[in-house]
This record gives sequence, C1' cells and structure tokens, in this order.
RNA sequence: AUGAUGGCUCAGGGAGAGAUCGCCCCCCGCGACGGAGUUCCGUUGCGGCCGGCGGCGGCGCCGAAGGUGGAAUCCCGGGAACGGGAGAAUCUCUCAGGCAGAAGGACCUGCGCCGGACG
Repeated sequence: AUGAUGGCUCAGGGAGAGAUCGCCCCCCGCGACGGAGUUCCGUUGCGGCCGGCGGCGGCGCCGAAGGUGGAAUCCCGGGAACGGGAGAAUCUCUCAGGCAGAAGGACCUGCGCCGGACG
C1' cells in the first nucleotide's frame, strides 16, 4: 500500500394471517324536545365503520422485530450409571408482536464510515 470476517448510518427490495364478531367512547349527517337568541348548548332517536393507526372482550389465524425450546459436538463432576453447563436455524413454541392501508419486518443488495484478518 492492498484490504477479509465483522459493526454502524442511509437508500432500495422484503412474506404470512379476519377490512372478524360484540360492547363502549369519540366523530359526521338528519330529526324531535328544552334553554338562550348572531345559530350556540344540553338531552334523545335513526343512519354512517372501506368514519377513528380509539378502548375492552370473544372466537379464528400468522411468524421474518424480540423472546422460548434446543441436534451433533464440547466442557465439568463421577469407577460407572448418571448429573450439570455451553450449544444453530428461515426449525420449534406462539409469551410478546401481528392479521385493509400506514407503521413494523428476519433477510438480501448498494454507497459511505469504523475496523484491520491472511498474504
């Protein structure tokens, strides 16, 4: 000088599963009644969830934030049996999270930065 594994920011790509049911609160439209009087407040009825990233609950489902479990193998104790620990995943469980869109999203790619293995 070159510059691997790895790490960080940014950008792009990025799947799956109910736009489920019920109740409540809010919002919008229309009407009635009462009070005030510039059309404003209160109560109530009907309608609107493809009005609300609202709250709570029920059933169904998804797995790629995170988390659980953990094969071979290794380590420790023991004469052995056995016991304990470490031990991967897109596997597993679904605790958490998610099931229109948005957000999130393992992972992949690219630039930049950090770093400096082998030779």
Molecule: Glycine riboswitch aptamer
Organism: Paenibacillus sp.